[in-house]
Context: one part of a larger RNA
């Protein structure tokens, strides 16, 4: 450089914008960097290489020719692929009418429900477990009746439903804000896609201040099994959990499936739009977008995937090379810490 891959064998960066860069739609025109035909130049000899000659022959020696990866000028060419100006709507985008939507951030609120208090009724258990005991209750529990705090999470609807790039997002009112489909019609004229560095996001669990703390519940205490039990069970029960800021940046961050686009048979649900028929019914048909089940070719070791492809291609990024030392040492680079990222080898099998 070339090259077989990357759903489960080793391999898709957790997600996204976006820089150099890399690739890029249709139609004439012109240019000629790039390409092509040709010509000339130059590619030393010597070596190899054809035909020959010479020593008896070979090795060797030795004549003549051919060739030679390219490199320079040049005379022509113009499809391609690059530049220019031009003109175009099918990619891409703006506008505009209604649609859905747990997409985000702020405020305010409602009701059950756990728990706590206060005050009635009330009297001996309650609570837990395989079964107990630790617990809690006559200082009056449990249990039921009324008032009350407070923190958290929203039953039913609730669904292979929805929306978001991921990460995630659910009671309910308002405010402010992104995104998306559809549907004509206008507008803008390649204004795309892809994306190392880089920025932004980004569950849990951790970390700093500072509030909050009803229920759960790491660590703790106890009580049970048990040979033992530093667990499974019960009784409690602090850190966390929530809120503001502000770090931390990881995960089976999964569809274990990288964007973006083109193209390829069908069946059957179900969300959003829009449209057309009709006997207006609890119907049917159709287009485009979503998300689920089955399947034909194909494809794949199989399992499986099948227009949401893991099918057939283009094009751009990341990435992978026997297992194990090891996602570890060392060094750089972020972090308050914990860490995290880049990321080897001796060595063994």
């Nucleotide at each position: 450089u070339u090259g077989c891959g990357c759903g489960u064998a080793c391999a898709g960066c957790g997600a996204g914008u976006g820089u150099a860069g890399a690739c890029a739609g249709a139609u004439a025109u012109u240019u000629a960097a790039u390409c092509c035909c040709g010509a000339u130049g130059u590619g030393a000899a010597a070596u190899a290489c054809c035909c020959g000659a010479g020593c008896c022959g070979a090795a060797c020696u030795u004549g003549u020719g051919a060739g030679g990866g390219g490199c320079a000028u040049u005379u022509g060419g113009a499809a391609c692929u690059g530049g220019g100006g031009a003109a175009c709507a099918a990619g891409a985008g703006u506008g505009u009418g209604g649609c859905a939507u747990a997409c985000g951030g702020a405020g305010g609120u409602a009701g059950a429900a756990c728990u706590c208090c206060g005050c009635g009724u009330g009297u001996a258990g309650c609570a837990g477990u395989g079964a107990a005991a630790u617990g809690c209750g006559u200082a009056g529990a449990u249990a039921u009746g009324u008032g009350g705090a407070a923190g958290a999470a929203c039953a039913c609807c609730g669904a292979u439903g929805g929306c978001g790039a991921a990460g995630g997002c659910a009671g309910c009112c308002u405010c402010c804000u992104g995104g998306g489909a559809u549907a004509g019609c206008a507008c803008u004229g390649a204004c795309g896609c892809u994306g190392a560095u880089g920025c932004u996001c980004g569950a849990a669990a951790g970390c700093g201040u500072g509030g909050g703390g009803a229920g759960c519940a790491a660590a703790c205490a106890g009580g049970a099994u048990u040979a033992g039990a530093u667990a499974c069970c019960c009784u409690g029960g602090u850190a966390g959990u929530c809120c503001a800021c502000g770090c931390c940046c990881u995960a089976a961050a999964c569809g274990a499936u990288g964007a973006c686009a083109a193209u390829u048979g069908g069946c059957u649900g179900u969300u959003g739009g829009c449209c057309c028929c009709u006997c207006u019914a609890u119907g049917g048909g159709g287009c485009g977008a979503g998300u689920a089940c089955c399947a034909a070719a194909c494809c794949u070791a199989a399992c499986g995937c099948g227009g949401g492809a893991a099918a057939u291609u283009g094009c751009c990024c990341g990435c992978c090379g026997g297992g194990g030392g090891a996602g570890u040492a060392c060094g750089g680079c972020c972090c308050c810490a914990a860490g995290a990222u880049u990321a080897a080898a001796a060595c063994u099998c």
Molecule: small-subunit ribosomal RNA, central domain
Organism: uncultured bacterium